[in-house]
Context: one part of a larger RNA
RNA sequence: GUCGUGGCUAAGGAACUAGGCAAAAUAGUCUCGUAACUUCGGAAGAAGAGACGCCAUCAGCAAUGGUGGCCGCAGUGAAGAGGCCCAGGCGACUGUUUAUCAAAAACACAGGACUCUGCCAACUCGCAAGAGGACGUAUAGAGUCUGACGCCUGCUCGGUGUCGGUAGGUUAAGGGAGCCGGUGACCGCAAGGGCAGCUGGCGACCGAAGCCCCGAUAAACGGCGGCCGUAACUAUGACGGUCCUAAGGUAGCGAAGUUCCUUGUCGGGUAAGUUCCGACCUGCACGAAUGGCGUAACGACUUCCCAACUGUCUCAACCGCGAACUCG
Numbered sequence: 001g002u003c004g005u006g007g008c009u010a011a012g013g014a015a016c017u018a019g020g021c022a023a024a025a026u027a028g029u030c031u032c033g034u035a036a037c038u039u040c041g042g043a044a045g046a047a048g049a050g051a052c053g054c055c056a057u058c059a060g061c062a063a064u065g066g067u068g069g070c071c072g073c074a075g076u077g078a079a080g081a082g083g084c085c086c087a088g089g090c091g092a093c094u095g096u097u098u099a100u101c102a103a104a105a106a107c108a109c110a111g112g113a114c115u116c117u118g119c120c121a122a123c124u125c126g127c128a129a130g131a132g133g134a135c136g137u138a139u140a141g142a143g144u145c146u147g148a149c150g151c152c153u154g155c156u157c158g159g160u161g162u163c164g165g166u167a168g169g170u171u172a173a174g175g176g177a178g179c180c181g182g183u184g185a186c187c188g189c190a191a192g193g194g195c196a197g198c199u200g201g202c203g204a205c206c207g208a209a210g211c212c213c214c215g216a217u218a219a220a221c222g223g224c225g226g227c228c229g230u231a232a233c234u235a236u237g238a239c240g241g242u243c244c245u246a247a248g249g250u251a252g253c254g255a256a257g258u259u260c261c262u263u264g265u266c267g268g269g270u271a272a273g274u275u276c277c278g279a280c281c282u283g284c285a286c287g288a289a290u291g292g293c294g295u296a297a298c299g300a301c302u303u304c305c306c307a308a309c310u311g312u313c314u315c316a317a318c319c320g321c322g323a324a325c326u327c328g
Base pairs, nucleotide, nucleotide: 002323003322004321005320006319007318009316011314012313015312020309028052029051030050031049032048037042039148053070054069055068056067057066058065059064071075087303088302089301090299091298095107096106111146112145113144114143115142116141117140123132124131125130149294150293151292152291154224155223156222159221160220161217162216163215164214165213168212169211170210174206175205178202179201180200181199182198183197186193187192225243226242227241228240229239252286253283264280265279266278267277268276
């Protein structure tokens, strides 16, 4: 000198880095003090301050408290013992998960909605007997979607699905009038004809559900336009015209975990900001239970920022321990 693991460090203090990863810092008890916001419970240990040893004395049964004094750099004298704040996104929350690379914004969840089910229930397992459902009975059980709470949940039933309807159309097996053929008793000299029965085939007509058809239904699967013109500067277009559609996206939100062009434009923060926050709306390609928009609390989630703190770094130095290594 190398690796591992500890300790310490001038000045600076995140300049490191994908990212403060790691480390440092915070830390106990008492007292004071404590914001926005809020579902009034919280947020909160918010934040931020101060005190803490020993001796004497006084009060008190004591715990403890008052007063005065003493020592050190240091009194929760060693050890152990939250780091904090601001603002977004997502998910309400506590929970659950890829045993062995993913703990999450995924799953679940209370709550909401729709559909099925009248009991020998629906549904599930089983070939069946039978069993679960349930020794339950619609305030019950099953399935699907959504996912606390608040404000809400627009238009479309043309297609697909489901439910209801039954006049008409279509329509299977089956039935089957009638027709054609085979056979052939019999007739005939022969060619040929040919009853009944048996038999091969065609077949009018009758024939259910289904489908067509009629209607309902979107918290069923889904879907939710284009072009042209127009206001006394310009621009824009409340307004008009036209084509198409089942109906043309309402409220709210919006460069979004969704924005291609794009590092959009403006504002904020920085000396400097492809990220971040606030706006704008030109939404390539948001949008209302495949829920929309908010939301206190919560989160080993994710993004941005601040102060504190530091060997993360400028940039490395030194001191231990253990190895490797050298010698035996």
RNAcentral holds the full RNA, with entries from SILVA. Large-subunit ribosomal RNA, domain IV from Aegilops tauschii, 328 nucleotides, folded computationally. Lineage of the source: Eukaryota > Viridiplantae > Poales > Poaceae > Aegilops. Its Rfam family is "Bacterial large subunit ribosomal RNA". Its mean pLDDT, the model's own confidence on a scale to 100, is 89.